[in-house]
Formats: sequence, C1' cells, structure tokens
RNA sequence: GACUUUGCCGAGGGGCACCCCGCCGGGGUUGAGAAGCACCCUUUGAACCUGAUCCGGCUCACACCGGCGGAGGGACGGAAAAUGACGACGAC
Repeated sequence: GACUUUGCCGAGGGGCACCCCGCCGGGGUUGAGAAGCACCCUUUGAACCUGAUCCGGCUCACACCGGCGGAGGGACGGAAAAUGACGACGAC
C1' cells in the first nucleotide's frame, strides 16, 4: 500500500397475505416482518418482482411446504478498527 472480515454512519430497495366475527375493530395461521420510521435486503444481490388467474401437496384458508429457479429482473457510498496472508522499504 492493497485485499479480506466485523461492526458503525449516511443513503437507497422491498413486502404486508389468508381465515372467522355484519363494518370500525377484534380474534386465529405462517413468518424476520402481515403498516411498524419496525423487519429484511443493497450486486458475494431467493430481500423483493415477473412467470402466476401456474403445477403438486397440506390446510378452515392462504406463496403454508415444494416445484418453477444453473429462468428473467432487481437497490451503494464513506470513515475507522482488528486479524490473516501478499507486496515494498529499512535494520540485524
């Protein structure tokens, strides 16, 4: 000096479904998150979208589980610290 890892700061991306009670509202299922400045994700990208009014299974029901998916898209900057190894210089 550069790489890597971890957190930090700022910025950005995303989803919010299903069932029951007549609505507001309340209850239940799954999940990190079912409208919270909470949760998740930011190219090492399955966070999330398209395909999809898709296909198989389970369930009261549902992206609930799996396929689809070695398919296509999809949102970044900074300053430090530490360790490891790499390069350069100096000393012995």

RNAcentral holds the sequence, with entries from Rfam. This is a predicted structure of a 92-nucleotide RNA (TPP riboswitch aptamer (THI element)) from Parvularcula marina. It matches the Rfam family "TPP riboswitch aptamer (THI element)". From the family's description: Vitamin B(1) in its active form thiamin pyrophosphate (TPP) is an essential coenzyme that is synthesised by coupling of pyrimidine and thiazole moieties in bacteria. The previously detected thiamin-regulatory element, thi box was extended, resulting in a new, highly conserved RNA secondary structure, the THI element, which is widely distributed in eubacteria and also occurs in some archaea. Analysis of operon structures identified a large number of new candidate thiamin-regulated genes, mostly transporters, in various prokaryotic organisms. The THI element is a riboswitch that directly binds to TPP to regulate gene expression through a variety of mechanisms in archaea, bacteria and eukaryotes. through a variety of mechanisms in archaea, bacteria and eukaryotes. Tandem TPP riboswitches have been reported where both TPP riboswitches respond independently to TPP. The structure of TPP riboswitch has been reported for Escherichia coli and Arabidopsis thaliana. NCBI's taxonomy places the organism under Bacteria, Pseudomonadati, Parvularculales, Parvularculaceae, Parvularcula.